Predicted 3D model of a 502-nucleotide part of an RNA (small-subunit ribosomal RNA, 5' domain) from Catellatospora coxensis. The sequence was found in a public genome assembly. Taxonomically the source falls in Catellatospora (Bacteria, Actinomycetota, Micromonosporales, Micromonosporaceae). Rfam family: Bacterial small subunit ribosomal RNA. Rfam links the family to the GO terms ribosome and structural constituent of ribosome.
Context: one part of a larger RNA
RNA sequence: GGACGAACGCUGGCGGCGUGCUUAACACAUGCAAGUCGAGCGGAAAGGCCUUUCGGGGUACUCGAGCGGCGAACGGGUGAGUAACACGUGAGUAACCUGCCCCUGGCUUUGGGAUAACCAUCGGAAACGGUGGCUAAUACCGAAUAUUCACUGCGGACCGCAUGGUUUGUUGUGGAAAGUUUUUCGGCUGGGGAUGGGCUCGCGGCCUAUCAGCUUGUUGGUGGGGUGAUGGCCUACCAAGGCUUUGACGGGUAGCCGGCCUGAGAGGGCGACCGGCCACACUGGGACUGAGACACGGCCCAGACUCCUACGGGAGGCAGCAGUGGGGAAUAUUGCACAAUGGGCGGAAGCCUGAUGCAGCGACGCCGCGUGAGGGAUGACGGCCUUCGGGUUGUAAACCUCUUUCAGCAGGGACGAAGCGAAAGUGACGGUACCUGCAGAAGAAGCGCCGGCCAACUACGUGCCAGCAGCCGCGGUAAGACGUAGGGCGCGAGCGUUGUCC
Numbered sequence: 001g002g003a004c005g006a007a008c009g010c011u012g013g014c015g016g017c018g019u020g021c022u023u024a025a026c027a028c029a030u031g032c033a034a035g036u037c038g039a040g041c042g043g044a045a046a047g048g049c050c051u052u053u054c055g056g057g058g059u060a061c062u063c064g065a066g067c068g069g070c071g072a073a074c075g076g077g078u079g080a081g082u083a084a085c086a087c088g089u090g091a092g093u094a095a096c097c098u099g100c101c102c103c104u105g106g107c108u109u110u111g112g113g114a115u116a117a118c119c120a121u122c123g124g125a126a127a128c129g130g131u132g133g134c135u136a137a138u139a140c141c142g143a144a145u146a147u148u149c150a151c152u153g154c155g156g157a158c159c160g161c162a163u164g165g166u167u168u169g170u171u172g173u174g175g176a177a178a179g180u181u182u183u184u185c186g187g188c189u190g191g192g193g194a195u196g197g198g199c200u201c202g203c204g205g206c207c208u209a210u211c212a213g214c215u216u217g218u219u220g221g222u223g224g225g226g227u228g229a230u231g232g233c234c235u236a237c238c239a240a241g242g243c244u245u246u247g248a249c250g251g252g253u254a255g256c257c258g259g260c261c262u263g264a265g266a267g268g269g270c271g272a273c274c275g276g277c278c279a280c281a282c283u284g285g286g287a288c289u290g291a292g293a294c295a296c297g298g299c300c301c302a303g304a305c306u307c308c309u310a311c312g313g314g315a316g317g318c319a320g321c322a323g324u325g326g327g328g329a330a331u332a333u334u335g336c337a338c339a340a341u342g343g344g345c346g347g348a349a350g351c352c353u354g355a356u357g358c359a360g361c362g363a364c365g366c367c368g369c370g371u372g373a374g375g376g377a378u379g380a381c382g383g384c385c386u387u388c389g390g391g392u393u394g395u396a397a398a399c400c401u402c403u404u405u406c407a408g409c410a411g412g413g414a415c416g417a418a419g420c421g422a423a424a425g426u427g428a429c430g431g432u433a434c435c436u437g438c439a440g441a442a443g444a445a446g447c448g449c450c451g452g453c454c455a456a457c458u459a460c461g462u463g464c465c466a467g468c469a470g471c472c473g474c475g476g477u478a479a480g481a482c483g484u485a486g487g488g489c490g491c492g493a494g495c496g497u498u499g500u501c502c
Stems, first nucleotide, its partner, number of pairs: 001502004006498005013369006019362002021327001026325003030322003035070003040067002043063002047061001048059004077280003087204007096197002101193008109143004118133006149174003153170007179185001206252003213243003218240008255277004259270004282303005305316004333359001335358003341355001342353004372402004382393004406443001408438005416429001419426002446491005451472003457486005467474002
């Protein structure tokens, strides 16, 4: 000098764009953050409509709860753990999976038994549960049929990179389906693609030797198990191996990267915002469902904590968005809207969406603008200094002539709307941006420094006191270094200080 997610002191007019718990992965009141589909199903609790003898009945415009489907594994948060194939990069998978989507082939036949809702009844303070009875399906189960499907036995051809792969013939065994129908939308089974993922390997990136030896599923093999898949991944047996000064093992620290800061570069430091990957979701463990989880707003167990209780037993998890307490030098609103973009469901209308779009707060940062412009010497008054002549503040003010950005007031007033909808219509931001008009210099300047480094000097006060200070050092009676004033220098809605990095 530059930089910052900064903080502190003094000061503070406006706008745009960014950005804002770096500390306690501390604890959390309250609300919201994941639903949707009636074009899968039986139905009718509420509202609407029709009707009524006011008990009710009907309809399905709709629709609570329920069965069923898809989603809830995305999106959002955090950085605790992790020195590891976690990440980056480059390969491999002849050892693998992939719902929805796209392309392509074939099929969609025939039966059955239940169960929730509901009704009845019982238990419980509640959470919730038991028993009996009725009912439906794209829920569940059986049978049939089926290939270029799977497994198995035998044979042929071609190929490779070792295990082997591709293709073809044949034997045997096994395996499907769901409706709605006007179209549409679906269902099942093959093949291919796309996307997403799993696994393996080469190389790369912290400190410490005041850590020198480490290891028994350990290293390898065989059989078996397990997985979508290779593998000590697991298990039994056998062998005795494997790693290490090219730093094993241990300890400390740490999410990694694209990047960011600095620097001429080499390098050094950092990993906030944005993007990719990973890990985690009160702490520890476990599996279930599923194409996908060992699952933030799912389940089970244990623990700590909090809450309810009729004491028998239950409920909870903000490292989602706001917000509260606490910690701290320190970090925001319990806001608006789904109008746009994107996501889930749905044929669609649409519903949901604290993702997102916006608004609010903070000079926290960057950038832009303003606080007026021109003229104006009796160089006024006042202040300060003075050698008492004057000098300086200083064209500064007054005064004259103008201008009106920004702020203010008034009138007009968007783009973003593609889309969706039969049409009418449909914008949170927002009466915002922007345009026009009005009035008046009117509402808008501070902070640090002035001994040298380092740009800017005098007076008074003080008298090694009070104080200053980044280093050198100032102050003990004329202090350019302390305090105040005048003046000056620097930057300017900021200026200084502190901290950290280069």